[in-house]
A computed fold for a 78-nucleotide RNA from an uncultured archaeon, annotated as transfer RNA.
It was read from a public genome assembly.
Rfam family: tRNA. Rfam classes the family as a transfer RNA.
The coordinates come from a structure-prediction model, not an experiment, and the mean pLDDT is 80.
């Protein structure tokens, strides 16, 4: 340099293909409450996220373009 894959709360992950009750779901963690003699477990509620920029569209996590980061393969290599 070329190609492929990936990037979503504090952590892990679904959703992307096929745009639309997605003002983004689940688990863990955290905070509060209920329950319990206490702890734990269980139940309820809450906090918090789409790598960056642009485009298309009535509407973008999703499609298109550029960039950044990580991983893998190939190429180059005095």
């Nucleotide at each position: 340099g070329c190609g492929g894959c990936a990037g979503u709360g504090g952590u892990c992950u679904a959703g992307c293909c096929u745009g639309g009750u997605c003002u983004a779901g689940g688990a863990c963690a955290c905070a509060g409450g209920c329950u319990u003699g206490c702890c734990g477990a269980g139940c309820c509620u809450g906090u918090a996220g789409c790598g960056c920029g642009g485009g298309u569209u009535c509407g973008a996590a999703u499609c298109c373009c550029g960039c950044c980061u990580g991983c893998c393969g190939c190429a180059c290599c005095a």